[in-house]
Context: one part of a larger RNA
Molecule: large-subunit ribosomal RNA, domain VI
Organism: Chloroflexota bacterium
Formats: sequence, C1' cells, structure tokens
RNA sequence: CGCAAGAGAUUUGAGGGCACCUGGCCGAUAGUACGAGAGGAACCGGCUGGACGAACCUCUAGUGCAUCAGUUGUUCCGCCAGGAGCAUUGCUGAGUAGCUAUGUUCGGAAGGGAUAAGCGCUGAAAGCAUCUAAGUGCGAAGCCCUGCCCAAGAUUAGAUCUCUCAUUGCGUUGAGCAAGUAAGUCCCCACAAAGACUAUGUGGUUGAUAGGCCGUAGGUGUAAGGCUGGUGACAGCUUUAGCCGAGCGGUACUAACGGACGAGG
Repeated sequence: CGCAAGAGAUUUGAGGGCACCUGGCCGAUAGUACGAGAGGAACCGGCUGGACGAACCUCUAGUGCAUCAGUUGUUCCGCCAGGAGCAUUGCUGAGUAGCUAUGUUCGGAAGGGAUAAGCGCUGAAAGCAUCUAAGUGCGAAGCCCUGCCCAAGAUUAGAUCUCUCAUUGCGUUGAGCAAGUAAGUCCCCACAAAGACUAUGUGGUUGAUAGGCCGUAGGUGUAAGGCUGGUGACAGCUUUAGCCGAGCGGUACUAACGGACGAGG
C1' cells in the first nucleotide's frame, strides 16, 4: 500500500514445514507346524531398553564476578574493637532466581486409501491352458491422509462475533477537497513471561508496571554489643541469630508526565 466505511477479537485451511528409527524379554500358540534326528517357528497380548527429538526445572547435578560465611597480605577509617579498598571474583566453603543436562515428562501409536515386487479370481485371443488382453481381489518401514507447527499478499486477499456512527465547512456536485471527532490506535512513559534493533507481551492513577517498604519462601550458618569462664589463644550464653540479588504475596511512598492520529461508507 492492497484486501471498496473505520476498528477490535476469534477462526477456516489452499499451500508449506517437522516427525516417521530400532533391540531384548515374558505369556500363549507349542515342544505344535517343519524336520530322519538334532533342533525348532508364526498370528496375538504384555513388559522393558537404546539412539534421536521436543518441552520443562519438581527431583539429581552444574553455573550463579550485585547472596552469606571463613581466611592471608597490605593500605586506610587516630588507636582497640569493628569495618572498607586492592590483591584473578584475592583465595576458600556454600548458594536463591534465571540459564542448563547428566535430570524429569512426553513422542514415533492405531487406523484408512491407492499401490510396488509378489500372490490370486474369473477369462478369451488359442474349444485346452493362462493373474490380463476386457473385468476384478489382496499385498510394504515406502506414497496420500491421519499427529504437531506455520499459514488469507490464498491479489481467488475467505468466514464468524463485537464496537463506532451517519457531524461541520468549501465546492467544479465527482466514489471531490478539507476540518473536528467516534470506536480504536500510535507516539511517549513504567516495564518483562519478550528482546541485537524492531517486534511481542504487561501496565499507565478508574493504576500493583517497576523501584521502595512490609510479610514470606529460600540461602548462609549463630552478627555486633554485652555478660560469664579461661593467664591467653579462645569458648559458652544472649542467638535456629544477624545479613540477604533476581522468587511469592501485599502496600500508591516514588516514577508511569504529556501529546497525536483516526469513519462519513
């Protein structure tokens, strides 16, 4: 820009893409068919793996340079105590969210249609025979459907539902030009389940969108100060303390100010 008013949703599916794997064991068939014997099947039902793929983070495990603790050297906060900076994140031990696999869950099932090789039925040419010439039936992990995903720029531009209404001016009277609006949309702003940008999604005071604050989950592991014991290093009590990023639930305290576009069929 188109889809013959302007919008917001929900969809149909022309067409396209992805997937399509396979082993073992058990029951029964049956110690049957087959085979001199040795040996030894099938249809069917059930269980359990491998590889591959998708999604997810409850568990297990990893990461987790804005979390907690321990600790070395040194500089500084006047000193003690307590802290801060630097030293690969100084080093070490743990670790929430998120992201992950080694973890968890799920998938290839079943069915239908037309066939290949192959097997047939009926059957002439050719009084017989012959699956083929006319006709007709079966028959593959393969083909077309069936599963999942995209999809009406499918210009053949589809369908359904809902919303907005028939304003004003100029005019050459044209499905004209313009203006202010409607439903609605965008810019802008606060953002994240999204993200290179864009887009997508949430929200914008009739508000929980982000931050703060409160509570809580969870992490770390018992803060500082004080008291007691010990000559002291230190230990015990106060104290399952103190501190805490992303999680969850609340709460308008802070920031979401402001503006534009948009039908007359």